[in-house]
RNA sequence: UGCCCUCUCGUCUAAUGGUAGGACGCUUGGCUCUGGACCAAGUAGUCGUGGUUCGAAUCCACGGGGGGCAG
Numbered sequence: 001u002g003c004c005c006u007c008u009c010g011u012c013u014a015a016u017g018g019u020a021g022g023a024c025g026c027u028u029g030g031c032u033c034u035g036g037a038c039c040a041a042g043u044a045g046u047c048g049u050g051g052u053u054c055g056a057a058u059c060c061a062c063g064g065g066g067g068g069c070a071g
Base pairs, nucleotide, nucleotide: 001070002069003068004067005066006065007064010024011023012022013021018054025043026042027041028040029039030038047063048062049061050060051059
């Protein structure tokens, strides 16, 4: 420098172009002799900017982060 892949709650992982959900974690409460077990509730996310569309996490362009291949 060229090409390819990837980016969603703190972490992991879903979501035909149509309300972004689950698990773990964390917080609070319950239960309990106690508890890190169990039960309930809460918490928190689409890498950025544009474009297409009635509607974008999803499609397109540019940019950014990470990984890989080639030289």
Molecule: transfer RNA
Organism: Candidatus Omnitrophota bacterium